RNAcentral holds the full RNA, with entries from ENA and SILVA. Large-subunit ribosomal RNA, domain II from Neostasina sp. MR164-MR350, 911 nucleotides, folded computationally. Taxonomically the source falls in Neostasina (Eukaryota, Araneomorphae, Entelegynae, Dionycha). Rfam family: Eukaryotic large subunit ribosomal RNA. Rfam 15.1 lists 107,465 matches to the family in 2,616 species.
Context: one part of a larger RNA
RNA sequence: GACCCGUCGGAGGCAGGAGGCUGGCGGCGAGUAGGUCGGUCACCCACCCGACCCGUCUUGAAACACGGACCAAGGAGUCUAACAUGUGCGCGAGUCAAUGGGUCUUGAAUAGGCCCAGAGGCGCAAUGAAAGCAAAGGUCGUCAGCCAGGCGACCGAGUUGGGAUCCCCGGCCCCGCGCCGGGGCGCACCAACGACCCGCCCUAUCCGGCUCGCCGGUUGAGCGGAGUGUGAGCGUACACGUUGGGACCCGAAAGAUGGUGAACUAUGCCCGGACAGGACGAGGCCAGAGGAAACUCUGGUGGAGGUCCGCAGCGGUUCUGACGUGCAAAUCGAUCGUCAGAUCCGGGUCUAGGGGCGAAAGACUAAUCGAACCAUCUAGUAGCUGGUUCCCUCCGAAGUUUCCCUCAGGAUAGCUGGCGCUCGUGUCGAUCAGUCUCAUCCGGUAAAGCGAAUGAUUAGAGGCCUUGGGGCCGAAACGACCUCAACCUAUUCUCAAACUUUAAAUGGGUGAGAAGUCCGCCUUGCUCGAUCGAAGGCCGGACGUCGGAUGAGAGUGCCCAGUGGGCCACUUUUGGUAAGCAGAACUGGCGCUGUGGGAUGAACCAAACGCCGGGUUACGGCGCCCGAUGCGAGACGCUCAUGAGACCCCAUGAAAGGUGUUGGUUGCUCCAGACAGCAGGACAGUGGCCAUGGAAGUCGGAAUCUGCUAAGGAGUGUGUAACAACUCACCUGCCGAAGCAACUAGCCCUGAAAAUGGAUGGCGCUCCAGCGUCGAGCCCAUACCCGGCCGCUGCGGCAGAGCUCUCUCAGCGGGAGGUUUACGCCGCAGUGAGUAGGAGGGUCGCGGCGGGGAGCGUUGAAGGUGCCGGGCGCGAGCCCGCCUGGAGCCCCCGUCGGUGCAGAUCUUGGU
Numbered sequence: 001g002a003c004c005c006g007u008c009g010g011a012g013g014c015a016g017g018a019g020g021c022u023g024g025c026g027g028c029g030a031g032u033a034g035g036u037c038g039g040u041c042a043c044c045c046a047c048c049c050g051a052c053c054c055g056u057c058u059u060g061a062a063a064c065a066c067g068g069a070c071c072a073a074g075g076a077g078u079c080u081a082a083c084a085u086g087u088g089c090g091c092g093a094g095u096c097a098a099u100g101g102g103u104c105u106u107g108a109a110u111a112g113g114c115c116c117a118g119a120g121g122c123g124c125a126a127u128g129a130a131a132g133c134a135a136a137g138g139u140c141g142u143c144a145g146c147c148a149g150g151c152g153a154c155c156g157a158g159u160u161g162g163g164a165u166c167c168c169c170g171g172c173c174c175c176g177c178g179c180c181g182g183g184g185c186g187c188a189c190c191a192a193c194g195a196c197c198c199g200c201c202c203u204a205u206c207c208g209g210c211u212c213g214c215c216g217g218u219u220g221a222g223c224g225g226a227g228u229g230u231g232a233g234c235g236u237a238c239a240c241g242u243u244g245g246g247a248c249c250c251g252a253a254a255g256a257u258g259g260u261g262a263a264c265u266a267u268g269c270c271c272g273g274a275c276a277g278g279a280c281g282a283g284g285c286c287a288g289a290g291g292a293a294a295c296u297c298u299g300g301u302g303g304a305g306g307u308c309c310g311c312a313g314c315g316g317u318u319c320u321g322a323c324g325u326g327c328a329a330a331u332c333g334a335u336c337g338u339c340a341g342a343u344c345c346g347g348g349u350c351u352a353g354g355g356g357c358g359a360a361a362g363a364c365u366a367a368u369c370g371a372a373c374c375a376u377c378u379a380g381u382a383g384c385u386g387g388u389u390c391c392c393u394c395c396g397a398a399g400u401u402u403c404c405c406u407c408a409g410g411a412u413a414g415c416u417g418g419c420g421c422u423c424g425u426g427u428c429g430a431u432c433a434g435u436c437u438c439a440u441c442c443g444g445u446a447a448a449g450c451g452a453a454u455g456a457u458u459a460g461a462g463g464c465c466u467u468g469g470g471g472c473c474g475a476a477a478c479g480a481c482c483u484c485a486a487c488c489u490a491u492u493c494u495c496a497a498a499c500u501u502u503a504a505a506u507g508g509g510u511g512a513g514a515a516g517u518c519c520g521c522c523u524u525g526c527u528c529g530a531u532c533g534a535a536g537g538c539c540g541g542a543c544g545u546c547g548g549a550u551g552a553g554a555g556u557g558c559c560c561a562g563u564g565g566g567c568c569a570c571u572u573u574u575g576g577u578a579a580g581c582a583g584a585a586c587u588g589g590c591g592c593u594g595u596g597g598g599a600u601g602a603a604c605c606a607a608a609c610g611c612c613g614g615g616u617u618a619c620g621g622c623g624c625c626c627g628a629u630g631c632g633a634g635a636c637g638c639u640c641a642u643g644a645g646a647c648c649c650c651a652u653g654a655a656a657g658g659u660g661u662u663g664g665u666u667g668c669u670c671c672a673g674a675c676a677g678c679a680g681g682a683c684a685g686u687g688g689c690c691a692u693g694g695a696a697g698u699c700g701g702a703a704u705c706u707g708c709u710a711a712g713g714a715g716u717g718u719g720u721a722a723c724a725a726c727u728c729a730c731c732u733g734c735c736g737a738a739g740c741a742a743c744u745a746g747c748c749c750u751g752a753a754a755a756u757g758g759a760u761g762g763c764g765c766u767c768c769a770g771c772g773u774c775g776a777g778c779c780c781a782u783a784c785c786c787g788g789c790c791g792c793u794g795c796g797g798c799a800g801a802g803c804u805c806u807c808u809c810a811g812c813g814g815g816a817g818g819u820u821u822a823c824g825c826c827g828c829a830g831u832g833a834g835u836a837g838g839a840g841g842g843u844c845g846c847g848g849c850g851g852g853g854a855g856c857g858u859u860g861a862a863g864g865u866g867c868c869g870g871g872c873g874c875g876a877g878c879c880c881g882c883c884u885g886g887a888g889c890c891c892c893c894g895u896c897g898g899u900g901c902a903g904a905u906c907u908u909g910g911u
Base pairs, nucleotide, nucleotide: 053068054067055066056065069911070910071909072908073907074906077388079245080244081243082242083241085239086238087237088236089235090234091233094122095121096120099117100116101115102114103113104112105111127132137155138154139153140152141151142150143149158193159192160191161190162189166184167183168182169181170180171179172178195228196227197225198224199223200222202220204218206217207216208215209214248387249386251384255377256376257375258374259373260372266351268349269348270347271346272345273344274343275341277309278308279307280305284301285300286299287298288297289296290295313338314337315336318334319333321332322331353369355365356364390842391841392840393839394838395837400413402411403410404409414563415562417559418558419557420556421555422554423553431552432551433550435549436548437512438511439510440509441508442507447502448500449499454496455495456494459491461489462488463487466486467485468484469483470482471481473479516543517542518541519540520538521537522536523535524534526533566590567589568588569587571585572584574582575581595606596605597604610789611788612787613786614785615784616783620779621778622777623763624762625761629776631775634774635773636772637771638770645765656750657749658748660747661746662745663744664743665742666741667740668739669738677734678733679732680731681730683707684706685705689701690700713728717726718725790832791831792830793829794828795827796826797825798824803817804816805815806814807813844900846897847896848895849894850893851892852891853890855889856888863884864883866882868881869880870879871878872877
């Protein structure tokens, strides 16, 4: 230096490899993880709507009516006998089998099955107090001539009406054993007749007997029968009901029988024990004094006493003290009573439950006493209180009648439910109706009437006779006259639950056709002059516009619950001063019933209810609360409230007032100048008369004229002791247009006072958000309409078609096969509230047993409130997952029951 190899750095190219990103396709993971969306459950927070606490008795409960702190477990219509009814099953004029015998199963006791016998029960025959008797007739013949009867032969369970089903004939068409019409045999059953049996009463031209009273039989009529009339029962099971049993459960106050108690306490008797200190000072005794004496007085002594003060003891007055889950199921403190006796205490002993004992309080008799305690009858009885346990579906009351030592209860009828049965079922029809119409009867309420009866009743008028009272003339008169009443007559006013001529409305009965109408015939002891009539009957005939309207399926039987306190409203109505009072009638409600409205609410208004969606209304509403008028001031009036008013029941307000305001009616005044306002006059006889202390218009009484005037009262008020004065009525001037009075009724106001603060529902509202009369629109209920779903009830359809095979007369015919929880499936229509109560259903639940499931289980059964989760069912409930648990359990078909809890001042345990 070349070459080769290795290494490092850089550039480029090619090939390969690795990694990353993006896109396409495929596989696995895996329809998993994850993500996302949703379902469901629980809890918390906030808002909206509704919303009082269950059970119970009750006409009515959220109740200032009772039970209820909470949880677990227990806790109440059962079993049996008999009867009644219904249904299923077995046999059936029978049925059942206590019992006995035999046999089988079993280890045995025992229990059960099968077979045989068949006393007995019930049934097959009733009736009658009973003896007793005892459920068929017709025709013909014969004994013999009628009645009655005997015998023989044959037939034989009636008639009428209604009747399911069945049979026959005819017609029609959309051809199917469809529809319509006619006829026939007619089940069960129903109705009405007829027949038979038993009993009672009567009867007879009957038969037999006779002691001539009558008895027995037979015939016939009437009445009674839980009877017959070609049987339906017996046994068993279940359900419901009734009765006896503890009788659904709990609960008395009482009653009876037999015992235990006088350790508490009451009383008697016996034996024991206990009771400071003081006061008063009986009898007796002593001494002195007086006295004639009797005796008296004075001073002592003495120590009596259901005597006194008072300790212990015994008791227990007051503080109504303390305490009052206490020291105590009767105590403590202070105070108080008594304290030598009917004293207090201990021991022993006696008296025992309708009995004791009691200085008496019904006190005491073992914390018990207007009849002790214990056990038993005894699970006593209770027309009374309380409670009475799973679900769904369907129906669904009564509180009234009659009777009851009946009034808090029963029975009876009514109302309810269940089970049927007989017919009908859509174009006919049957029968029915809280209805209407027509026809025809019933009635004496409302009203009306009282110059109609009865009764009541006001007022005058007229009037003789008669009667009574008073009067006048008169001597008197039943003489005349006046008058009051009665009376009469014609009127007038007002009335009647127990008055009525009249007389409603509403109401009640009956009828509005086939079970009818007409014709014909038959019977009759009724009727008639009379086959005339009437009544009854007929295997006779004819008549179909099926006989007012509307609506609806009807009829009939058996069993049976609950109820038998009611209450409210319109109208009528009785008692009552009245009542949210008491008692009736009719109807409707509440009770038993929610929903919308009335603020609130058992009953009022609207409207009754399966679960939903949409639409529309009722009652009531539409300022805001609160859905809807926020109406182009919705229209027209009214109303101002110093306590306005504001919607059935209904939650009050009167009589009486208002010159608040708005209407109306009537009567007046007014241009010949009203009313109101302002102004002038308001006089004279006369101080009228009486009365008075006085009275001059004006205390009072009786009267109330005249003049002049435009007008002026013998005076409307003020005033005076009496006058005076003023004023009014009345007249006039100014002014220039309406005015005055009475009554009436709308709103408003007064009348209009109460105790926690208060209610048109609240707020609030004023040409209204008030009151009155109207219009239009709008709001919403579980009502009405439409739709979906669920249940119940009724009706209808499907036992096969298609298909395959085969036969054939070739028709769309006949036959066979396979196929349906028929307690099944499909369709249509109607309907749905509910206490007491009834019925049905439950593949709801609990426990035991029999049979079935080749069932599940240590790879985890049952059980679990673990305050866990998912799903199904209308519901009772069921299924599954996780966790816990640690050994058994579940399903289906049957069967049995000490089978379902929130309540009972429930029981036991726990908190």